A computed fold for an 83-nucleotide RNA from Metabacillus sediminilitoris, annotated as c-di-GMP-I riboswitch aptamer. It matches the Rfam family "c-di-GMP-I riboswitch aptamer". For this family Rfam cites "Identification of 22 candidate structured RNAs in bacteria using the CMfinder comparative genomics pipeline" (Weinberg et al., Nucleic Acids Res, 2007). The RNAcentral record of the sequence draws on Rfam. Taxonomically the source falls in Metabacillus (Bacteria, Bacillati, Bacillota, Bacillaceae). The model forms 95% of the base pairs in the Rfam consensus. Its mean pLDDT, the model's own confidence on a scale to 100, is 86.
RNA sequence: AUCAGUUAAUGGUAAACCUGUUGAAAAAUAGGGACACAAAGUCACAGAUCUAAGGUGAAAACUAUGAUGGCUGGACUGCCGGG
Numbered sequence: 001a002u003c004a005g006u007u008a009a010u011g012g013u014a015a016a017c018c019u020g021u022u023g024a025a026a027a028a029u030a031g032g033g034a035c036a037c038a039a040a041g042u043c044a045c046a047g048a049u050c051u052a053a054g055g056u057g058a059a060a061a062c063u064a065u066g067a068u069g070g071c072u073g074g075a076c077u078g079c080c081g082g083g
Stems, first nucleotide, its partner, number of pairs: 002083002005080001012037002017032006035070001041076003045073003048068003054063003
């Protein structure tokens, strides 16, 4: 440098659900809680998905400038031991 995570160790994160707060919502955040995760570390760049306050519309509906990195790809970084 690269490949894959079979053993072990140090550890890390924390789904659903409950409560408080923020938000129009999606959702975020703090505490409790663990379904899982070897990048479940960082970044909305591409796709995908969710929401639709505002806008358009007679209505139905459409729309991201709002979100999701624990949906996929990409970029950057990184622990342990091994080939």